[in-house]
This record gives sequence, structure tokens and C1' cells, in this order.
RNA sequence: GGGGAGUUAGCUCAGUUGGGAGAGCGCAAAGUUCGCAAUGUUGUGGUCGUGGGUUCGACUCCCAUACUCUCCA
Repeated sequence: GGGGAGUUAGCUCAGUUGGGAGAGCGCAAAGUUCGCAAUGUUGUGGUCGUGGGUUCGACUCCCAUACUCUCCA
């Protein structure tokens, strides 16, 4: 230098016909308990890497770019 994969909540990740942003864990509250743990309930939490474009509408399509992993040279 070139190819491929990835980047979504604090963590691990889902999300493909373009229209609802989600799960588990975590955290908080109150309940059960003498207390802890455990369990169920309610709640909490996002500039979907960044910038632009297409579109009525973009995590999703196109372009550029940053970072991580990997292959080739």
C1' cells in the first nucleotide's frame, strides 16, 4: 500500500424488504427476609464511530474518513 470483518446502552451482543432502537447482565427503587443471597415487579440508561449524500423517511443504501482484528504484499 491492497483485500476482508467489525464499531449499536456501563459490559456482552441482537437488529437485511428502508418506517417501533432492543435483549441479557449491570445499576436504582420499593416488596418478600431478623439480615444476606435468591426471586418476581417497576424504573434507569443511546449524538446506532465521525462527516456528507440519496429518500417522504436511513442502524440499514451510496461516498469519504477514524479506530480494532485479520489476510496479502
Transfer RNA from a Thermoguttaceae bacterium, 73 nucleotides, folded computationally. The organism belongs to Thermoguttaceae, within Bacteria. Rfam family: tRNA.